Glycine riboswitch aptamer from a Dehalococcoidia bacterium, 104 nucleotides, folded computationally. The sequence was found by an Rfam model in a public genome assembly. Lineage of the source: Bacteria > Bacillati > Chloroflexota > Dehalococcoidia.
């Protein structure tokens, strides 16, 4: 120099769900009723390990329970959190540069 690795920044793009009701001068609180893509939880397959059996009889070695305990993803799931006009936000895409990473 490359890699597209990790982090946040800039740009650009970016669904859904009540402009319901009720107080309020607004921001907004309260009720009901929804959404899933800020953020957060949950665990499948498979692996590990465990009682115990064989085998050996210091030791190893081999099976090991539809038990049980660990580890395990997601755009699936829950709906705490957020959120449900506009604005903001905003996973996730694609470009920039910057600081780590690996590399000649």
């Nucleotide at each position: 120099a490359g890699c597209g690795u990790g982090a946040g920044g800039g740009c650009a793009g970016g669904g859904g769900a009540u402009a319901u009701c009720c107080u309020g001068a607004a921001u907004a609180g309260g009720a009901a009723g929804c959404u899933g893509a800020a953020g957060g939880g949950g665990a499948a397959a498979g692996a590990g390990a465990u009682a115990g059996g064989g085998u050996a009889c210091u030791a190893g070695c081999u099976u090991g329970a539809g038990g049980u305990c660990u580890c395990g993803a997601a755009a699936c799931u829950c709906u705490c959190a957020a959120g449900c006009a506009a604005a903001a936000g905003a996973a996730c895409u694609g470009c920039c540069a910057u600081c780590g990473g690996c590399a000649a």